[in-house]
Context: one part of a larger RNA
RNA sequence: UGACGGGGGCCCGCACAAGCGGUGGAGCAUGUGGUUUAAUUCGAUGAUACGCGAGGAACCUUACCAGGGCUUAAAUGCAUAUUGACAGGUCUAGAGAUAGAUUUUCCUUCGGGCAAUUUGCAAGGUGCUGCAUGGUUGUUGUCAGCUCGUGCCGUGAGGUGUCAGGUUAAGUCCUAUAACGAGCGCAACCCCUACCGUUAGUUGCCAGCAAGUAAAGUUGGGGACUCUAACGGGACUGCCGGUGCAAACCGCGAGGAAGGUGGGGACGACGUCAAAUCAUCACGGCCCUUACGUCCUGGGCUACACACGUGCUACAAUGGCCGGUACAGCGGGAAGCCACUGCGCAAGCAGGCGCGGAUCCACAAAACCGGUCACAGUUCGGAUCGAGGUCUGCAACCCGACCUCGUGAAGCUGGAAUCGCUAGUAAUCGGAUAUCAGCCAUGAUCCGGUGAAUACGUUCCCGGGCCUUGUACA
Numbered sequence: 001u002g003a004c005g006g007g008g009g010c011c012c013g014c015a016c017a018a019g020c021g022g023u024g025g026a027g028c029a030u031g032u033g034g035u036u037u038a039a040u041u042c043g044a045u046g047a048u049a050c051g052c053g054a055g056g057a058a059c060c061u062u063a064c065c066a067g068g069g070c071u072u073a074a075a076u077g078c079a080u081a082u083u084g085a086c087a088g089g090u091c092u093a094g095a096g097a098u099a100g101a102u103u104u105u106c107c108u109u110c111g112g113g114c115a116a117u118u119u120g121c122a123a124g125g126u127g128c129u130g131c132a133u134g135g136u137u138g139u140u141g142u143c144a145g146c147u148c149g150u151g152c153c154g155u156g157a158g159g160u161g162u163c164a165g166g167u168u169a170a171g172u173c174c175u176a177u178a179a180c181g182a183g184c185g186c187a188a189c190c191c192c193u194a195c196c197g198u199u200a201g202u203u204g205c206c207a208g209c210a211a212g213u214a215a216a217g218u219u220g221g222g223g224a225c226u227c228u229a230a231c232g233g234g235a236c237u238g239c240c241g242g243u244g245c246a247a248a249c250c251g252c253g254a255g256g257a258a259g260g261u262g263g264g265g266a267c268g269a270c271g272u273c274a275a276a277u278c279a280u281c282a283c284g285g286c287c288c289u290u291a292c293g294u295c296c297u298g299g300g301c302u303a304c305a306c307a308c309g310u311g312c313u314a315c316a317a318u319g320g321c322c323g324g325u326a327c328a329g330c331g332g333g334a335a336g337c338c339a340c341u342g343c344g345c346a347a348g349c350a351g352g353c354g355c356g357g358a359u360c361c362a363c364a365a366a367a368c369c370g371g372u373c374a375c376a377g378u379u380c381g382g383a384u385c386g387a388g389g390u391c392u393g394c395a396a397c398c399c400g401a402c403c404u405c406g407u408g409a410a411g412c413u414g415g416a417a418u419c420g421c422u423a424g425u426a427a428u429c430g431g432a433u434a435u436c437a438g439c440c441a442u443g444a445u446c447c448g449g450u451g452a453a454u455a456c457g458u459u460c461c462c463g464g465g466c467c468u469u470g471u472a473c474a
Base pairs, nucleotide, nucleotide: 001474002473003471004470005469007468008467009466010465011464012463013462015458016457019421020420021419022418023417026313027312028311029310030309031308032307033306034304035303042053043052064299065298066297067296068295069294070293076122077121078120079119081117082116083115084114088103089102090101091100092099093098106113107112124288125287127286128285129284133282134281135277136276137275138273140271145184146183147182148181149180150179151160152159153158164175165174166173190265191264192263193262195233196232197231198230199229200228201227205222206221209220210219211218236259239253240251241250242249243248315414319373320372321371322370323369324368332361333360336355337354340351341350342349343348380411385406386405387404388403389402390401391400427450428449429448430447431446432445433444
C1' cells in the first nucleotide's frame, strides 16, 4: 500500500421487511447430468452453464456412426498439352456417389474467347492448444469510482490532491484546506414517449355545405379536427415562501401537458475472474496428407431404471360450455399476403378480386349481454392410446404439424426450501415478427388490451461504496 475480520462508524440496492404472484407436488414441452449406444458430434458448469451457442436437427444442415467411393482432390487462380460427342437430355446397372451406352449442338473479326479433360504449382482439416493470441462477450456494475502534471511532505515504499463539515442518484456541488489544476468515468449532448405550434394534405381525416344509401367519407368538396412526418417551442429549482454561509433541501406553493434525472432506451471508466469463445471469423505453434481431407446412401444428434434447471397446461364456479355484441398496436406480404364464392363437420381444397401496399390482405382475446352446469375426479382437467383424414416436401418408418370421432391418466393448490416484481409495474389477455418448404414455438424478441396491493422502517440475511481500527496474510 492492499486484502481480510462472526472490529467500529456513515450510506445505498426488490437486500431484508410490508405486499402480490410463482417454483418445489401432477402431466407434458425443452435444456443438462447420468446411463445406454456403432454413433447418441462439439462447446457452455456457483453467482456469471442448464428454452445457453441453436433466430427452426425428417434428407440437407452435420461437425458423429456404419457401409460404398475419390486422391491436385469439392472450389479458385496461373502455366502446359489435348478435345469441341465435354457439359446437358434419354436409357441401363447401382442404395447413391458413380460407371456404361445413346442422342442434338460451340462462338469467331481466325488473333482468340468459352467449356471440358491431362500434367505441374499453389490445397484441405468444425484436428489440438482460449494457459501462445487478435477480435468479440459475460460478470463485478450504470457500482462511483480510477488516475495524471506540477508543487509540498517522507531516507524510501509511498502520501497529499481524492481527506474534513454539509449535500447529491453520482469524486454531484458547496464551504474549508499544502495544495493548484487536468484526464477517463457521472451528468448532458443521441433515440422513443408525454404537450403545443409551424409547414404539408394522399392512400389518412370529415366539422360545416351539398349529393347519395338498408348502411357506409360512398361522391362533390374541405384542411377545421384526428393522424401522418419534418422542423421548432417547452422544464431551467426558472418564480414564490421557509431553513441554510453556500451548495442544497422542504412546501395536497403557483403556473403548467409534464416538476425537480418527467418515463423508457442506447451508452458500461482503470481493472478483476490465466472467466468464455481456435466450432462465427482471423492467427502463432503442433498434428493428418490414398486421410484427422473429400463425395454419397442409411442411421444418429429425438435413446431412457433415474436426478436437476427453465417453462406450458391444470387441479375449477372471480369458473367450464353455447349463442350474441364491442374495442388495439407493433410489424409482415410477390415462388408472397389472400378478400369473396362454391365444396367439406373441420384441417383444407377448387375457382378468383385486390395489393410490391397509410389504398389490398390477416377473427384480437380477455371484457360485456343472455342461457346452461351446482361442487362431483364433474359439462373440471386434458395426458395416453385407437381409427379416419388434411397439408408441406424427392421422401413424414425411425422422426413433422394440423383436423375429426372415440378413449379420458395423473392432478382437489403442492414438504424442507426458493424466485420475480415498487406503476401503466406485478398479475392477466390476446396479437405480430425473425428463423422458416413444413415444423416438434409451450422458446426468443417485440406490440398493444384490462390493470392492482404494499413499503412502518434499516435491527437482521445478501451484495456494494467511503472513512477508521486490528492482523503471526501478500
A computed fold for a 474-nucleotide part of an RNA from Euzebyella saccharophila, annotated as small-subunit ribosomal RNA, 3' major domain. It matches the Rfam family "Bacterial small subunit ribosomal RNA". Lineage of the source: Bacteria > Pseudomonadati > Flavobacteriia > Flavobacteriales > Euzebyella.